The RNA shown here (transfer RNA) has 75 nucleotides and comes from a Candidatus Heimdallarchaeota archaeon.
RNA sequence: CGGGCUUUAGCUCAGACUGGUCAGAGCGGCCGGCUGUAGACCGGCAGGUCCUGGGUUCAAAUCCCAGAAGCCCGA
Repeated sequence: CGGGCUUUAGCUCAGACUGGUCAGAGCGGCCGGCUGUAGACCGGCAGGUCCUGGGUUCAAAUCCCAGAAGCCCGA
């Protein structure tokens, strides 16, 4: 320098191909139940600039452009 992949909750990741309900799961956190206490188990709750900026559209995590960070391949 060229190409590819990834970026969504504190962590690990779905969802993107096919734009449209209020953006989800597990773990973790908090509260309650249970228990002599704790763990396990059960119920509930909180937690998000969907990497950044711009564009298209009635409507964007999703499509387009540019950029950033990480990983891989090539030269």

The prediction has a mean pLDDT of 82. Its Rfam family is "tRNA". About the family: Transfer RNA (tRNA) molecules are approximately 80 nucleotides in length. Rfam classes the family as a transfer RNA. The source organism's lineage runs through Archaea, Promethearchaeati and Candidatus Heimdallarchaeota.